Predicted 3D model of an 82-nucleotide RNA (transfer RNA) from an Actinomycetes bacterium. Model confidence (mean pLDDT): 81 of 100. Taxonomically the source falls in Actinomycetes (Bacteria, Bacillati, Actinomycetota). The RNAcentral record of the sequence draws on ENA.

RNA sequence: GCCCGGAUGGCGUAACUGGCAGCCGCUGACCACUUAAAAUGGUUUGCCGAAAGGCGUGUGGGUUCGAAUCCCACUCCGGGCA
Numbered sequence: 001g002c003c004c005g006g007a008u009g010g011c012g013u014a015a016c017u018g019g020c021a022g023c024c025g026c027u028g029a030c031c032a033c034u035u036a037a038a039a040u041g042g043u044u045u046g047c048c049g050a051a052a053g054g055c056g057u058g059u060g061g062g063u064u065c066g067a068a069u070c071c072c073a074c075u076c077c078g079g080g081c082a
Base pairs, nucleotide, nucleotide: 001081002080003079004078005077006076007075010026011025012024019065028044029043030042031041032040046055047054048053058074059073060072061071062070
C1' cells in the first nucleotide's frame, strides 16, 4: 500500500426486510425479607431538563418521508496479502 471483519449504555450483548434505539445479562441504587447479614424477591439503572420535551449507535458528510442498518471520506481495533 491492497483486501476482509469490527466500533451500540458503566461492562458484555441483541435489534429481522430501512420504520418506537437500547432487548437480555452483569454492575450500581432503593425497597422487602432478617436480630443483623448473606442468599432470594420487587422496582429501577445513557445524558440534559422542574416538567413538557430534546439529544444520543466511533467521527464528519450524503441518500431517504424515515438510517445503528444504504452510500462516501476519515479515525481506531483485529485478521490476511504484498